Transfer RNA from an Anaerolineales bacterium, 74 nucleotides, folded computationally.
């Protein structure tokens, strides 16, 4: 320096061809069950989807800069 692949609650991750309210399991936090703990049940918080800007009636999704891991080349 040239390529590429990732980026989505704290964690791991889903999201079909752009379409109506962005979810799911850990985990938290309340309540319930137990004499207590775990295990189950109910419930409830937490996200502007990596930054910026762009196409579109509409964008996590599509295009562009840019950043930040991790890879291959030189």
């Nucleotide at each position: 320096g040239g390529g590429g692949c990732u980026g989505u609650g704290g964690c791991u991750c889903a999201g079909u061809u752009g379409g109506u309210u962005a979810g799911a399991g850990c985990g938290u936090u309340c309540g319930g069950u137990u004499c207590a703990c775990a295990u189950c049940c109910g419930a409830g918080a937490g996200g502007u989807c990596g930054u910026g800007g762009g196409u579109u009636c509409g964008a996590g999704u599509c295009c562009c800069u840019c950043c930040a891991g991790c890879c291959c080349c030189a």

Its Rfam family is "tRNA". It is annotated as a transfer RNA. The organism belongs to Anaerolineales, within Bacteria.